[in-house]
RNA sequence: UGCGAUAAAGGCAAACCCGGCGAAAGCCGGGGACGCAAAGCCGUGAGUCUAAGGCGCCGUGGAUCGGCGCUAAGAUCGUCAGGCUGCCGCUC
Numbered sequence: 001u002g003c004g005a006u007a008a009a010g011g012c013a014a015a016c017c018c019g020g021c022g023a024a025a026g027c028c029g030g031g032g033a034c035g036c037a038a039a040g041c042c043g044u045g046a047g048u049c050u051a052a053g054g055c056g057c058c059g060u061g062g063a064u065c066g067g068c069g070c071u072a073a074g075a076u077c078g079u080c081a082g083g084c085u086g087c088c089g090c091u092c
Stems, first nucleotide, its partner, number of pairs: 002090003011036002016031006034078001040084003044081003047076004053071007
């Protein structure tokens, strides 16, 4: 540098359940394992999700009500790319 076996030492933990936080997406803790060689860390780019708040349109006599669209912002690194770091073994 490249690779990851059925080796060894270990690690993480999807869905689901319980408790908490949040408007929501989702997050945190406990249980639990579908998987993972970076499923360690960074939301930087793309994607996806949410939209209490904001803007627009529609409904209504009117609206502080309801519906729809967009969005500030938020979420996700277990969607992909990029960056940083790293255990064991094999390999050059």

The RNA shown here (c-di-GMP-I-GGC riboswitch aptamer) has 92 nucleotides and comes from a bacterium.